This is a predicted structure of a 290-nucleotide part of an RNA (large-subunit ribosomal RNA, domain VI) from a Pseudomonadota bacterium. Its Rfam family is "Bacterial large subunit ribosomal RNA". The RNAcentral record of the full RNA draws on ENA. The prediction has a mean pLDDT of 84.
[in-house]
Context: one part of a larger RNA
RNA sequence: CGUGGGAGGCUUGAGGGGAGCCGCCCCCAGUACGAGAGGACCGGGGCGGACCAACCUCCGGUGGACCAGUUGUCCCGCCAGGGGCAUCGCUGGGUAGCCGCCGUUGGGAACGGAGAAGCGCUGAAAGCAUCUAAGCGCGAAGCCGGCCCCGAGAUGAGGCCUCCCGUGUCAGGGCUGAGGUCCCAAGAGGCCCCAGUCCUGGCGCUAAGGCCCCACCAAGACGAGGUGGUGAUAGGCGGCUGGUGCAAGGCCGGUAACGGUCGCAGCUGAGCCGUCCUAAGGGCCGAGGG
Numbered sequence: 001c002g003u004g005g006g007a008g009g010c011u012u013g014a015g016g017g018g019a020g021c022c023g024c025c026c027c028c029a030g031u032a033c034g035a036g037a038g039g040a041c042c043g044g045g046g047c048g049g050a051c052c053a054a055c056c057u058c059c060g061g062u063g064g065a066c067c068a069g070u071u072g073u074c075c076c077g078c079c080a081g082g083g084g085c086a087u088c089g090c091u092g093g094g095u096a097g098c099c100g101c102c103g104u105u106g107g108g109a110a111c112g113g114a115g116a117a118g119c120g121c122u123g124a125a126a127g128c129a130u131c132u133a134a135g136c137g138c139g140a141a142g143c144c145g146g147c148c149c150c151g152a153g154a155u156g157a158g159g160c161c162u163c164c165c166g167u168g169u170c171a172g173g174g175c176u177g178a179g180g181u182c183c184c185a186a187g188a189g190g191c192c193c194c195a196g197u198c199c200u201g202g203c204g205c206u207a208a209g210g211c212c213c214c215a216c217c218a219a220g221a222c223g224a225g226g227u228g229g230u231g232a233u234a235g236g237c238g239g240c241u242g243g244u245g246c247a248a249g250g251c252c253g254g255u256a257a258c259g260g261u262c263g264c265a266g267c268u269g270a271g272c273c274g275u276c277c278u279a280a281g282g283g284c285c286g287a288g289g290g
Base pairs, nucleotide, nucleotide: 001153005164006163007162008161009160010159011158015150016149017148018147021049022048023047024046025045026044027043033038051107052106053105054104055103059100060099061098062097066093067092068091069090070089071086072085073084074083075082076081111145112144113143118138119137120136121135166205167204168203169202170201171200172199173198174197175196176195177194179192180191181190182189209285210284211283212282213229214228215227216226217225233279234278235277236275237274238273239272240271242268243267244266249262250261251260252259253258
């Protein structure tokens, strides 16, 4: 931009893509078969390998704005308590998220159709025979469906549901009505002008709705998608979960290192619930075809 008003949802599926693997054990059955040794078809059940996808409940890894221990040195005047640097200084753990050599869940199918080789039925040409010449049945991990994903720019642009259905102005035109003027007068008529209404075209304002912008996200390269914009969207704060592992300080014990106690303490990023304290201001686009 198109899809013949403008929107928001939900779809049909032309067409395209993905997947498609294999093994072992048990039952049938030590049966059929076989002198024995051995040892099935058909059918049913179970387990596993590799591969693929999704996910984070579990198992683990990571987790450099979390917690603790600790070395050297510099600093906060000193003690105590802390901070900086040293690969995150080193070490032990670790929430969310992310990840998988080791995790969890799921998948290949069943089934239908057509049919390869092949096996057949009926059956002539050719009184027989013959699966083939007419006709018919069965028959592969393969083919077409079936399963999963994309999908109406499928310009052949599909379908269904729901929402909005207006208004101002300018120009042109149709109709109706009032007025002015033209011809000596009147009527009819012409021209001009006004009002109403309808149509066509242009430019606006809006509708449903959408976009920009703003606060953001278990969404994301950017676009896109999603939540929110006066409300729980983000931050802060409160409570909780989870993580560290028992803070500082005081008291008691010990010459001291240190230990005990107040105290499962203190601290705590991303998690859960809540709370308007802070920040979410505002602007624009957008409707009638045959």